[in-house]
Context: one part of a larger RNA
RNA sequence: ACCUACGAGUUACUUUUACUGGCAAGGUUAAGGGCUUCAGGCCUGCAGCCGAAGCGAAAGCGAGUCUUAACAGGGCGGAUAUUAGUCAGUAUGAGUAGACGCGAAACCAAGUGAUCUACCCUUGAGCAGGUUGAAGUAGCGGUAACACGCUAUGGAGGACCGCACCCGGGAAUGUUGAAAAAUUCUGGGAUGACUUGAGGGUAGGGGUGAAAGGCUAAUCAAACUUGGAGAUAGCUCGUACUCCCCGAAAUGCCUUUUGGGGCAGCGUCAAUAUAGUUUAUAUGAGGUAGAGCGACCGAUUGGAUGCGAGGGCUUCACCGCCUAUCAAGUCCUGACGAACUCCGAAUGCUUAUAAAUUUUUAUUGGCAGUGAGGGCAUGGGUGCUAAGGUCCAUGUCCGAGAGGGAAAGAACCCGGACCAUCAGCUAAGGUCCCCAAAUGUAUGCUAAGUUGAAUAAACGAAGUCAGAGCGCUUAGACAGCUAGGAUGUUGGCUUGGAAGCAGCCAUUCAUUUAAAGAGUGCGUAACAGCUCACUAGUCGAGUGCUCAGGCAUGGAUAAUAAUCGGGCAUAAGCAUACUACCGAAGCUAUGGAUUGUGUAAUUAUACACAGUGGUAGGGGAGCAUUCCAUUGACGCGGAAGGUACGAAGAGAUUUGUGCUGGAGUCUAUGGAAAAGAAAAUGUAGGU
Numbered sequence: 001a002c003c004u005a006c007g008a009g010u011u012a013c014u015u016u017u018a019c020u021g022g023c024a025a026g027g028u029u030a031a032g033g034g035c036u037u038c039a040g041g042c043c044u045g046c047a048g049c050c051g052a053a054g055c056g057a058a059a060g061c062g063a064g065u066c067u068u069a070a071c072a073g074g075g076c077g078g079a080u081a082u083u084a085g086u087c088a089g090u091a092u093g094a095g096u097a098g099a100c101g102c103g104a105a106a107c108c109a110a111g112u113g114a115u116c117u118a119c120c121c122u123u124g125a126g127c128a129g130g131u132u133g134a135a136g137u138a139g140c141g142g143u144a145a146c147a148c149g150c151u152a153u154g155g156a157g158g159a160c161c162g163c164a165c166c167c168g169g170g171a172a173u174g175u176u177g178a179a180a181a182a183u184u185c186u187g188g189g190a191u192g193a194c195u196u197g198a199g200g201g202u203a204g205g206g207g208u209g210a211a212a213g214g215c216u217a218a219u220c221a222a223a224c225u226u227g228g229a230g231a232u233a234g235c236u237c238g239u240a241c242u243c244c245c246c247g248a249a250a251u252g253c254c255u256u257u258u259g260g261g262g263c264a265g266c267g268u269c270a271a272u273a274u275a276g277u278u279u280a281u282a283u284g285a286g287g288u289a290g291a292g293c294g295a296c297c298g299a300u301u302g303g304a305u306g307c308g309a310g311g312g313c314u315u316c317a318c319c320g321c322c323u324a325u326c327a328a329g330u331c332c333u334g335a336c337g338a339a340c341u342c343c344g345a346a347u348g349c350u351u352a353u354a355a356a357u358u359u360u361u362a363u364u365g366g367c368a369g370u371g372a373g374g375g376c377a378u379g380g381g382u383g384c385u386a387a388g389g390u391c392c393a394u395g396u397c398c399g400a401g402a403g404g405g406a407a408a409g410a411a412c413c414c415g416g417a418c419c420a421u422c423a424g425c426u427a428a429g430g431u432c433c434c435c436a437a438a439u440g441u442a443u444g445c446u447a448a449g450u451u452g453a454a455u456a457a458a459c460g461a462a463g464u465c466a467g468a469g470c471g472c473u474u475a476g477a478c479a480g481c482u483a484g485g486a487u488g489u490u491g492g493c494u495u496g497g498a499a500g501c502a503g504c505c506a507u508u509c510a511u512u513u514a515a516a517g518a519g520u521g522c523g524u525a526a527c528a529g530c531u532c533a534c535u536a537g538u539c540g541a542g543u544g545c546u547c548a549g550g551c552a553u554g555g556a557u558a559a560u561a562a563u564c565g566g567g568c569a570u571a572a573g574c575a576u577a578c579u580a581c582c583g584a585a586g587c588u589a590u591g592g593a594u595u596g597u598g599u600a601a602u603u604a605u606a607c608a609c610a611g612u613g614g615u616a617g618g619g620g621a622g623c624a625u626u627c628c629a630u631u632g633a634c635g636c637g638g639a640a641g642g643u644a645c646g647a648a649g650a651g652a653u654u655u656g657u658g659c660u661g662g663a664g665u666c667u668a669u670g671g672a673a674a675a676g677a678a679a680a681u682g683u684a685g686g687u
Stems, first nucleotide, its partner, number of pairs: 001687006011097005017091007026050003032044005054061002064076004100238002103235001107228006118202009127192001129161003132157001136153006165189003169186005204220001206216003241622006251264005265370002267367007275360001276357007284349001290343001291341002297337002302332004308326002310323004373398010403414003418592004423588003429582003432567003438579001440578006451569002459554002463551003467547006480538005486511003491505003517532001521530002593612008623676001625673006632666003641660008
């Protein structure tokens, strides 16, 4: 992992509501007793309970009563439409019990453990060999005597090296091991706070501990065993057959509350009632979007004027004059505000009328689930006008929604799947091939593979296309070529020099001219030289600038190898217009099933209309298993079961035939449950 078996809303009592039945202003017995054909039934038993009357804390009174001084007022009742209960059964929910099943860590009680290990007590045992050589003593020397020195002797030490023994510092191997801690190599102690045998002691909030929360029998921040015990678990997981109808929520308030609840909201079922929705017209409230601010509050651009202040000048003082300063008010001008408003929509909301609408609405009662939501669009707050961010509002979809499109994708686009069909039409999106359908029509653009779904900017550029405006131009433009481009003069100043061309100055003049600047740029130390403006000739028709637009271009940089989904494409790209076709579970066609309503019609049919996606969840109808009662059948001429192949049904399922098997089984109508497995790191067995 698979197979097989087992495996979870039960039972008792009390109670709510619904349905069914009995009796009914009443209903009903319990224990007990009697009889009996004795797990049973029948008859008694009226104690009790519920209802028929309420009000008050109560005494109590009573269709009233309580409050109160009250004949007031008020509270709770009665009266009005004919007042319904009670007993039992079944179903749903609730309560008390383990209460759908499995699951803690823990708590408490009584016991069992020191054969492991910690420490202690008693009594024993063990430590090859080698080294060092303390005190003391002796001899000799030495001293006044001591001290002291030397040589011997001696044999101390938590002394040294190192087996046994004890330990476990390092490494490798091992890691489903040879081993639930070892092996190998290496290492530490090895006469000591040493090691060790045997016997004994200390026990669970206790022991023991040279102290690591260590050890206390492979178990220790409180051992193990049994019991309380099915502890508790707002938590996780699991919870078993079918079909039909409807179908949510992830919100508000409160919560020792935020992953849980209570009430409301939203679902469903039943009963009752008659409202609801949309459109049109009318109606009323409002202060948003926008707008405005010589209409308030606040903020505010530039200019003119300049009350007043500061500074300066002047003065004995007053007066007066000036200003690169500040600045009230006024005028002109510009513009802002969620907590500004002289104004002010669209929507939405209220109410009324009319029309439309296959009840969509409300109330009461039973049963819920939900109370972690999410994306997108729009209006906002927050954040960085960041986030697949976060918090609101309105809508929508996903959630609980399959199908087609977007290569692929929860929520983007199209569109809501009852079933069948080798029928048709379309939506979004597409029509060269992959791949169903146009290598479609017409007119342009693009040359960048731009592009071919989506993402690039500021800025740059004789790309190119069409448009607009303003110049020059056969009195010859623009570009090219040929020629000229001079003189006063090297203007004056400055300077070492300054001659068109370092710098400064300026009636930058004047002359000759077709034209030629007191000079546009290179160049020289300064000159020189080259060139331009300007002019003539040649040539012979357009040329220059600006503005706005289309498509292209540079800007263009991300981490494994790239790409429009791919191939590829100069259209099969982009723009505009048009036609045809393809394309979905949409719509249609044909047949069938089923739900609701209505009409026929008479109890299961017909027709019409509208439906039949679905999680949590509500409601309805069924299938199967075991047993019981009644009933009717089958079976050794072959029951159940098994197996192969069929048939029927919307399905759970039912059923036929053959083979096998070898003794029981089933229909119908009721009843009762140990009543349906794919999941629980489920339990047991097998493979």